[in-house]
RNA sequence: GCCCUUAUCGUCUAGAGGCCUAGGACUCUUGAUUCUCAAUCAAGCAACACCAGUUCGAAUCUGGUUAAGGGCA
Numbered sequence: 001g002c003c004c005u006u007a008u009c010g011u012c013u014a015g016a017g018g019c020c021u022a023g024g025a026c027u028c029u030u031g032a033u034u035c036u037c038a039a040u041c042a043a044g045c046a047a048c049a050c051c052a053g054u055u056c057g058a059a060u061c062u063g064g065u066u067a068a069g070g071g072c073a
Base pairs, nucleotide, nucleotide: 001072002071003070004069005068006067007066010026011025012024013023018056028044029043030042031041032040049065050064051063052062053061
C1' cells in the first nucleotide's frame, strides 16, 4: 500500500427495510420478603462508532472516515 471481517445499554448479546421512540441476560438503583445479610420476587435506569447517500420509511442497504482483528505484498 491492497483486500476481508467486525463495531448495538457498564458487560455479553438479539435484530435480516415498517411488528423497534430497539428486546433479553448479568450488573446497578429502589421496593417487598428477612432480626440482619444472602437468595428470591417486583419495578426502574441504561445502547445502534461518526459523516453522507438510497428509500415514503434505515440499527438493518450503499459510499467514506475512525477503531479493532485477519490475510497478501